[in-house]
């Protein structure tokens, strides 16, 4: 300088002008509003709504059964599937990432394709042994010289037995290399490695060391059932709780429609006359005049609506101790949205960061490095809606600290 790993930070800052939600206060009007002053206003992820919880409310005697969920070991934490630190695989050249990490020697199962064969396997080809027929050569022996017989070996083919080593399939072929050993091969013997099992020895533990026996004791999937172990009751701020509009609606009391005659009807009840009428209208009141079959009064629910939950919390930061840490403990300090489908914006200027181009200056032997002035140009993802701890994905720059390569002094 390129490429890359890890870490931590910051998410622009003062000024005006004009806006946007909310909260005090004053001052006009007062059902509700107006107008001013003053102070307050989004994030690391507010997002996904994947986990854990605080809080509400329902249900619940205790156990199981089913269903989920999580599964290396210890610790953190309120709690987790989170977080640290180890352990044991994997990946990388390296920083240093990454984990479907209990159990296949309990059970039922699955294995496509390709292969001869896919679980207590298997001869496709290959090797090796024999039998047996034809073919070729050697050597002996005989011969009536055509030829016959014995043995031996090499090769095709056929038929039995061996092998599980070598080719071939395969993600995988019933331990891996090397040696011995055999007809030819095999854990058939041997050393090493794997693998199990015992004993010591570190270590809380997961697990490792060493030494010793076993000759392989029956591969692989549990993200197939399924075992073992932990852990789990259910809904969510539209939860709950309170106050409660009205010519709304319930519930219990008080006063009134009364009485008497007629008619009409099957009743129930209607008309009508007389008389009596509670409460209302008119009016400051009284009485008068009119309307009159409802009117008053008390309780409790509870809808439209409002208040609340609702902003002091497993709260931030700093310092100090303990810890490798994750965090935990004392001590200081600081709190300033919380509303309704929902406001924090626009725009100008100065500064401030970053990158580029020029222009100038200092340091160094050099490679290069430090500042300054102009000018251009950049600033991302994203918008709280009871709270909190994670996780995950989205997303700009600055820094530092480490890897590998390269260039040049």
């Nucleotide at each position: 300088g390129a490429c890359g790993u890890c870490g931590c930070g910051c998410a622009g800052g003062c000024g005006a002008u004009c806006g946007c939600c909310g909260g005090u206060c004053u001052u006009c009007a007062u059902c509700u509003g107006a107008a001013g002053a003053c102070g307050g206003g989004a994030g690391g992820a507010a997002a996904g709504u994947c986990c854990g919880a605080g809080c509400u409310c329902c249900a619940c005697a205790g156990a199981g059964c089913a269903c989920g969920a999580u599964g290396c070991c210890a610790g953190g934490u309120a709690a987790c599937g989170c977080c640290u630190g180890g352990u044991g695989g994997c990946g990388g050249a390296g920083a240093c990432g990454c984990c479907u990490a209990g159990g296949a020697g309990a059970g039922u199962g699955c294995a496509a394709c390709a292969g001869a064969g896919a679980a207590c396997a298997g001869u496709c080809u290959g090797c090796c042994g024999u039998u047996c027929u034809g073919g070729g050569g050697a050597u002996g022996c005989u011969u009536u010289c055509g030829g016959g017989c014995a043995c031996c070996c090499c090769u095709c083919g056929a038929g039995c037995g061996g092998u599980g080593a070598g080719g071939g399939u395969g993600a995988a072929a019933c331990g891996g290399u090397g040696g011995g050993g055999u007809a030819a091969g095999a854990g058939c013997c041997c050393a090493c490695c794997g693998c199990g099992c015992g004993u010591g020895g570190g270590g809380u533990a997961a697990c490792u060391c060493a030494c010793g026996c076993g000759g392989c004791a029956u591969g692989g999937c549990a993200a197939a059932c399924c075992c073992c172990a932990u852990c789990g009751g259910g809904a969510g701020c539209a939860a709950g709780g309170c106050c409660a509009c009205g010519u709304a609606g319930g519930c219990a009391g008080g006063c009134g429609u009364a009485g008497c005659g007629a008619g009409c009807g099957a009743a129930a009840g209607c008309u009508c006359g007389u008389c009596g009428g509670a409460g209302g209208g008119u009016g400051a009141c009284u009485c008068g005049c009119c309307c009159g079959a409802g009117c008053c009064u008390g309780c409790g629910g509870g809808u439209a609506g409002g208040c609340u939950g609702c902003a002091c919390g497993a709260g931030g930061c700093g310092c100090g101790u303990c810890g490798c840490g994750a965090g935990g403990c004392g001590c200081g300090u600081c709190c300033u949205a919380g509303a309704g489908g929902a406001a924090u914006g626009a725009c100008c200027g100065c500064c401030a960061c970053c990158g580029c181009g020029c222009g100038c200056g200092g340091g160094g032997c050099g490679a290069c490095u430090c500042a300054c002035g102009c000018g251009c140009g950049g600033a991302a993802c994203a918008g709280a809606a009871c709270u909190c701890g994670g996780c995950u994905u989205a997303c700009g720059c600055a820094c530092g600290a480490c890897g590998u390569c390269g260039a040049c002094c």